[in-house]
RNA sequence: UCACCAUCAAGAAGAUCCGAGGCACCCAGGCCGUUGACGAUCUCGCAACCUGCCGAAGAGGCGCUGGUGCGAAGGCUGGGCCGAUGGAGA
Numbered sequence: 001u002c003a004c005c006a007u008c009a010a011g012a013a014g015a016u017c018c019g020a021g022g023c024a025c026c027c028a029g030g031c032c033g034u035u036g037a038c039g040a041u042c043u044c045g046c047a048a049c050c051u052g053c054c055g056a057a058g059a060g061g062c063g064c065u066g067g068u069g070c071g072a073a074g075g076c077u078g079g080g081c082c083g084a085u086g087g088a089g090a
Base pairs, nucleotide, nucleotide: 001090002089004087005086006085007084008083013043014042015041016040017039021032022031023030025080026079027078028077029076044071045070046069049067050066052062053061054060075082
């Protein structure tokens, strides 16, 4: 990068740095933001996709090992385009 499968209404925030935009992209709306958003780092936490453990079990469970992921609003909403994350492949 390509094609496949699953999920995207639950849950979980503090500190420091930065400094004007941000909510994927386009149009329209709505919202967040100098009372510091977005982003980065650290810590804490949530969840349970894979791993691990219990289990006859690909049922169900635990959250203790590791790999991710996630911690405004249903992926913010409508339309369009699709996108994000995980798993297993080429």
This is a predicted structure of a 90-nucleotide RNA (SAM riboswitch aptamer (S box leader)) from an Acidimicrobiaceae bacterium. The coordinates come from a structure-prediction model, not an experiment, and the mean pLDDT is 86. It matches the Rfam family "SAM riboswitch aptamer (S box leader)". The literature on the family includes a 2010 paper in J Mol Biol by Montange et al., "Discrimination between closely related cellular metabolites by the SAM-I riboswitch".